The RNA shown here (c-di-GMP-I riboswitch aptamer) has 94 nucleotides and comes from a Clostridia bacterium.

[in-house]
RNA sequence: CAUCGACAAGGGCAAACUUCUCCGAAAGGAAAGGGCGCAAAGCCACGGGUCUAAAGUAGCCGAUUAUGGCUGCCAAGACGGCCGGGUUGCCGAA
Numbered sequence: 001c002a003u004c005g006a007c008a009a010g011g012g013c014a015a016a017c018u019u020c021u022c023c024g025a026a027a028g029g030a031a032a033g034g035g036c037g038c039a040a041a042g043c044c045a046c047g048g049g050u051c052u053a054a055a056g057u058a059g060c061c062g063a064u065u066a067u068g069g070c071u072g073c074c075a076a077g078a079c080g081g082c083c084g085g086g087u088u089g090c091c092g093a094a
Stems, first nucleotide, its partner, number of pairs: 004092002012038002017033003021030003036081001042087003046084003049079003056073006
């Protein structure tokens, strides 16, 4: 240095959940609390997969108060703690 990952050391992150909080149509994200867990659970949407469906589109219903409601399709939206990949990094037992 590389591979690797200890009943080591110093640490790190933060699931579910909570909120007179914020952003978003939603999925979800941020903030505070909280810790299930994680050797990259640091960063990056390149590939696969999953989630949502505003706008768009097809159909149906209604149309007086309504230009509204319902269903399907759809990502350029989201998920890095779903997997793979890229990249950076603490420690140094076996």
Notes: NCBI's taxonomy places the organism under Bacteria, Bacillati, Bacillota, Clostridia. It matches the Rfam family "c-di-GMP-I riboswitch aptamer". Gene Ontology term of the family: cyclic-di-GMP binding.